[in-house]
RNA sequence: GGACAUAACCCUGGAGAGACUCUUUACAUUAAUAAUUAAAGAGCAUCAACGAAGCAACCUUUAUAGGGAAUCUUUCAGAUAAAAGGACAGGGAGUAAAAA
Numbered sequence: 001g002g003a004c005a006u007a008a009c010c011c012u013g014g015a016g017a018g019a020c021u022c023u024u025u026a027c028a029u030u031a032a033u034a035a036u037u038a039a040a041g042a043g044c045a046u047c048a049a050c051g052a053a054g055c056a057a058c059c060u061u062u063a064u065a066g067g068g069a070a071u072c073u074u075u076c077a078g079a080u081a082a083a084a085g086g087a088c089a090g091g092g093a094g095u096a097a098a099a100a
Stems, first nucleotide, its partner, number of pairs: 005095002009092005018044001020043007045080003051076001052074003058067003
């Protein structure tokens, strides 16, 4: 000197799918219920871009075994108004650093 790269950090953008149904409990309201709100549980439907799991080429191996990627597949966990979260992308700062 600052091409290229970059886990964590900061800023910006960032998709999908029932604000579903039922039950119980609690607060408030009411003459009393119902409805509304909150929490918990159950049911069916749905989503894929956190996480988790599966594997092609290929590698190892005596082996049908082991290793082995994704925005693919599964939908286990999770999620299905907004908010939050969010793979990924751009920028910042920092780190590291080739050539001339």